[in-house]
């Protein structure tokens, strides 16, 4: 870097360094000199993988939180593409529902 599978309306912040942008992209809307984003330390959340416990012969369900990740503003912040429903009744448009795409994370494979 590519592919496959699963999940994405729950949950969880303090201190230090630095100093202007940040929330992937586009539009909107937000966050930010009352210091964001990033990095470091500590703390926490969760339970994807491994470990351990586990009724049972076993597998499994379930549990735990030791290790590897991940995460700790806003639903993946909302929308983007398609179909449908309702309003409207040609269309435009608006709201909603479902699916997909994009993205993120984990595990596996090349």
């Nucleotide at each position: 870097u590519u592919c496959u599978u699963a999940u994405c309306c729950a949950g969880a912040g303090a201190g230090g360094u630095u100093g202007a942008g940040g929330g992937a992209c586009u539009g909107g809307c937000c966050c930010g000199u009352u210091g964001a984003c990033a990095c470091c330390u500590c703390a926490g959340c969760a339970a994807c993988c491994a470990g351990c416990c586990g009724a049972u012969u076993a597998a499994u369900a379930g549990g735990u939180a030791u290790g590897g990740u991940g995460c700790u503003a806003a639903u993946u912040c909302c929308a983007g593409c398609a179909a449908g429903u309702u309003g409207a009744a040609u269309g435009c448009c608006a709201a909603c529902u479902u699916g997909a795409a994009c993205g993120a994370u984990a595990a596996g494979a090349g």
Molecule: SAM riboswitch aptamer (S box leader)
Organism: Falsibacillus albus